[in-house]
RNA sequence: AACUUAUAUAGAAAGACUGAGGGACACGCCCAAGGAAGUCUUCCCAACCCUUAAAAUUUAAGAAGGUGGUAAAUCGUGAUGAAGUAAAUACUUCAAAAAAUAAGUC
Repeated sequence: AACUUAUAUAGAAAGACUGAGGGACACGCCCAAGGAAGUCUUCCCAACCCUUAAAAUUUAAGAAGGUGGUAAAUCGUGAUGAAGUAAAUACUUCAAAAAAUAAGUC
């Protein structure tokens, strides 16, 4: 890298270096020199792996370690599909796909 499974409308800081981009992609709309992205330090959030217990393939608790994360619902819509409302324009909901994270296989 690829494949499989699961998850997600919640949550969460302050410094130093550096210096223009960032929010995956497209279109929008936002953030950003009162400092983007990145690197480092210490916190914080969370609970996939992990630890413990039990009525046990699930539930609950814990947070030392391995990951991950800290604007806006995965910011909104989107190869699409279905349902509902509506005179029409359109709107709402669900699913799928895509991306992201974790574990496993290889």
Model confidence (mean pLDDT): 80 of 100.
A computed fold for a 106-nucleotide RNA from a Bacteroidota bacterium, annotated as SAM riboswitch aptamer (S box leader).
The model forms 97% of the base pairs in the Rfam consensus.
The sequence was found by an Rfam model in a public genome assembly.